[in-house]
RNA sequence: UGAGCAGAGCGUGUGAUCGCGGCUGGCCCUUUUGGGUCAGGUGAGGAAAGUCCGGGCUUCGAAGGGCAGGAUGCCGGAUAACGUCCGGCGGAGGUGACUCCCGGGAAAGUGCAGCAGAAAUAUACCGCCCGAAAGGGUAAGGGUGAAAAGGCAGUGUAAGAGACUACCGCCAUCCUGGUAACAGGGUGGGUCCAUGUAAACCCCAUCCGAAGCAAGAUCAGACAGAAAACCAUGCGGCGGCCCGUCGCGUUUUCGGGUAGAUCGCUUGAGGCUGCAGGUAACUGCAGUCCUAGACAGAUGAUCACACUAGACAUAACCCGGCUUACAGCUCUGCUCAUAAU
Numbered sequence: 001u002g003a004g005c006a007g008a009g010c011g012u013g014u015g016a017u018c019g020c021g022g023c024u025g026g027c028c029c030u031u032u033u034g035g036g037u038c039a040g041g042u043g044a045g046g047a048a049a050g051u052c053c054g055g056g057c058u059u060c061g062a063a064g065g066g067c068a069g070g071a072u073g074c075c076g077g078a079u080a081a082c083g084u085c086c087g088g089c090g091g092a093g094g095u096g097a098c099u100c101c102c103g104g105g106a107a108a109g110u111g112c113a114g115c116a117g118a119a120a121u122a123u124a125c126c127g128c129c130c131g132a133a134a135g136g137g138u139a140a141g142g143g144u145g146a147a148a149a150g151g152c153a154g155u156g157u158a159a160g161a162g163a164c165u166a167c168c169g170c171c172a173u174c175c176u177g178g179u180a181a182c183a184g185g186g187u188g189g190g191u192c193c194a195u196g197u198a199a200a201c202c203c204c205a206u207c208c209g210a211a212g213c214a215a216g217a218u219c220a221g222a223c224a225g226a227a228a229a230c231c232a233u234g235c236g237g238c239g240g241c242c243c244g245u246c247g248c249g250u251u252u253u254c255g256g257g258u259a260g261a262u263c264g265c266u267u268g269a270g271g272c273u274g275c276a277g278g279u280a281a282c283u284g285c286a287g288u289c290c291u292a293g294a295c296a297g298a299u300g301a302u303c304a305c306a307c308u309a310g311a312c313a314u315a316a317c318c319c320g321g322c323u324u325a326c327a328g329c330u331c332u333g334c335u336c337a338u339a340a341u
Base pairs, nucleotide, nucleotide: 001337002336003335004334005333006332007331008330009329010328012306013305014304015303016302017301018300020043021042023040024039025038026037027036028035029034045312049323050322052321053320054319055318056317057212058211059210060209064243065242066241067240069208070207071206072205073204074088075087076086077085078084089103090101091100092099093098104203105202109201110200111197112196113195125142126141127138128137129136130135150168151167153165154164155163169192170189171188172187173186174185175184176183177182216263217262218261219260225254226253227252228251229250230249234248235247236246237245238244270289271288272287273286274285275284276283277282
C1' cells in the first nucleotide's frame, strides 16, 4: 500500500419564527367535570419492521393424573426464561484471520436408495487359471454407480483372496489427562454378522395449561321478547380425549335497545457512570437520571448557515432475543500478499 476476517458507533448539526401532545408549578374563571393564560422540562427506531421464540401482566381453571400432541437434542455455564447468548469438544470449508453444522440412537424394529449396472441384504458380465471339450476354481484387475464382502504395501498361489504379515480403520478391555463432551496410549480380536439415510417412520432423554390489552376492571346508559333442543342415567367449565373435580342450568334461531367516559397506560428483570469478580456471556456494590403515552390517532412547517448523511423506515401494554432491510461515514483488533528499512 492492497485484499480480507471479526466487532462497535453515528445515521445530520446549529440558530430564529409559527403550530401540535403530555407533565410540573403559578394566576384567573367555573356548581362540578373542567376551561383559559404564563413559565419550565419533555415528545418515533437501530431496526419501531416480521409476529418467529421466551416471558412479565390480566382472565378462566378446586389449577390433579394418564393418553395423544408439540418443541429441543454434543459438554459445561449465563439468564426471569428461551429454540437465545458465552466458552469448549467433534465434523466440514478456507493459505489464514475465521465461518458453518440437519451434532443423542442404524447391533430394538420398519421403510427408502430412482436411473445406470450382470448383480444393491448379497454377486459373477468381461477378465485370470486348469481342461481336448463339457465343465471347474477365482473375486485381485476392468466396467456401471453415491455405495459392489474395510483401505494400502507385501508374502503366498495353478490363478487369486484377511488365506497370512506390518500399518491404518473397526470391535472389546484397561491406563493417563480433563467437571464433561472428548483426547492420547497399552493389550487382545481375522467366524472383524458387509454401505448410506432418522429436516424418513421410529426409539431414548429433557421440557410444555389456554386465551390474550379488541386481556381485564369501574362508572354511566338502554332495553322486548318469541320459538326450539338437551335436561340429574343430564348439561356446562377445566387446550384435544379419558378419569377426576366444580357448578346447576346450557345451547341455537328470529326480533328489539344501548354502545359514552375513566383506569389498565408507563418507575421498569430500567438507562448511564465508576469499582470489584469472571477467559467470556454476565453478576455484585456505589452514585446519578426519569427520557412518548396518542385514541381516527401528537413530533410538523418556513428561513439562514454548516455538511458525508437524500438510505431502510414511523410507538399503540411492556420487556429479553432471533430474522430481514439499509444511502453514506467513523473507530478498534486480527490475517494474507507485495515493497522498503

About this RNA: Predicted 3D model of a 341-nucleotide RNA (Bacterial RNase P class A) from a Lachnospiraceae bacterium. A source record names the gene rnpB. Of the family's consensus pairs, 98% are formed in the model.